[in-house]
Record summary: Bacterial large signal recognition particle RNA from a Thermomicrobiales bacterium, 264 nucleotides, folded computationally. The coordinates come from a structure-prediction model, not an experiment, and the mean pLDDT is 78. Its Rfam family is "Bacterial large signal recognition particle RNA". Rfam classes the family as a non-coding RNA gene.
């Protein structure tokens, strides 16, 4: 060198998570490359790291190893973008109170202030008005247990006349209606020309004195507050990107390495 026949290997890998670690199943990412059974509040091993029990193929294009690429994966790190948290720092809005800078306004037809009168603010008491009731008026209204009058008919009497008394008729009881006023009583998210009593910080308003300002509307400035307001601050989380670091790494692709038997 060839040919036969064995073994050792190979019959998908890698990622995060998990876990003392390793693998597996699950999730993901290449990528096609065997059955069966166990396996996530897990299964099975122990650093040589799935277990078990079959099939293929097997010393090389197929199996070990460097190296070179580089899918994807996570981690930090900038940024973008979506929610969301925090609290009164800066900002913004907004309330009270203070000066009175600027604008405004008003003032000798009397400003500010002092004095005084008065409503505004509170309670009673009357007026009325609103409601709701009751009385009164009316209407209707009892087969028989209301009244009056009592036809017909009963009854008593020799007669004359008399009792009691149905139905109608009239009048009413209880009751069910009406009802503009007037009376009476009850309430009130009721009303002002009333009367009386408290209260007296602020408002408005009058008279009387006094005799030059005064209002704080808008803007500014100052002191205490209040509010998280798609501002700033500042914390986390979800999704993208990155010219950036850091690890892990399929597939490709190159180079090297690697057994026994037996015939020829």
């Nucleotide at each position: 060198c060839c040919g036969u026949g064995c073994u050792a290997g190979a019959u998908g890998g890698g990622g995060a998570g998990u876990u003392a670690g390793c693998g597996g199943u699950g999730c993901c990412c290449u990528g096609u490359a065997c059955c069966c059974g166990c396996a996530a509040c897990c299964c099975g091993c122990u650093a040589c790291a799935g277990c078990g029990g079959g099939g293929u193929u097997g010393a090389a294009u197929u199996c070990c190893c460097u190296u070179u690429c580089g899918a994807g994966g996570u981690c930090u790190g900038a940024u973008g973008u979506u929610g969301u948290g925090g609290g009164a720092c800066u900002g913004g809005c907004u309330u009270u109170c203070g000066c009175g800078c600027g604008g405004g306004g008003u003032g000798u037809u009397g400003a500010c202030a002092g004095u005084u009168g008065g409503g505004u603010c509170c309670c009673g008491c009357g007026c009325g008005g609103c409601g709701g009731a009751g009385a009164a008026c009316u209407g209707u209204g009892a087969a028989c247990c209301u009244g009056g009058u009592c036809a017909g008919g009963a009854c008593c009497g020799g007669a004359a006349g008399g009792u009691a008394g149905c139905a109608g008729c009239c009048a009413u009881a209880a009751g069910c209606g009406g009802c503009a006023a007037c009376c009476u009583c009850c309430g009130g998210g009721u009303g002002a020309u009333g009367c009386g009593g408290g209260a007296u910080c602020g408002c408005c308003u009058g008279a009387c004195u006094c005799g030059a300002g005064c209002c704080a509307c808008c803007g500014g400035c100052g002191a205490a507050g209040g509010u998280g307001c798609a501002a700033g601050c500042u914390g986390g989380a979800g999704c993208g990107u990155c010219a950036u670091g850091a690890u892990c790494g399929a597939c490709a692709a190159a180079g090297g390495g690697u057994g026994c038997a037996c015939g020829g």